[in-house]
RNA sequence: UCCCCCGUCGUCCAAUGGCAGGACACGACACUUUGGAUGUUGGAAUCGUGGUUCGAAUCCACGCGGGGGAA
Numbered sequence: 001u002c003c004c005c006c007g008u009c010g011u012c013c014a015a016u017g018g019c020a021g022g023a024c025a026c027g028a029c030a031c032u033u034u035g036g037a038u039g040u041u042g043g044a045a046u047c048g049u050g051g052u053u054c055g056a057a058u059c060c061a062c063g064c065g066g067g068g069g070a071a
Base pairs, nucleotide, nucleotide: 001070002069003068004067005066006065007064010024011023012022013021018054026042027041028040029039030038047063048062049061050060051059
């Protein structure tokens, strides 16, 4: 320098172009003598900028970041 893949809560993973959801973790409460376990409940995310579309996490372009390959 060129090619390919990936980017979503703190972490791991979902989401036919149509309400961004689950598990773990975290906070609160219940239970318990205390802790743990269990139950209930709460907060929390689409890498950025544009484009297409009635509607974009999803499709397209450029960039940013990560991984792999070629030289």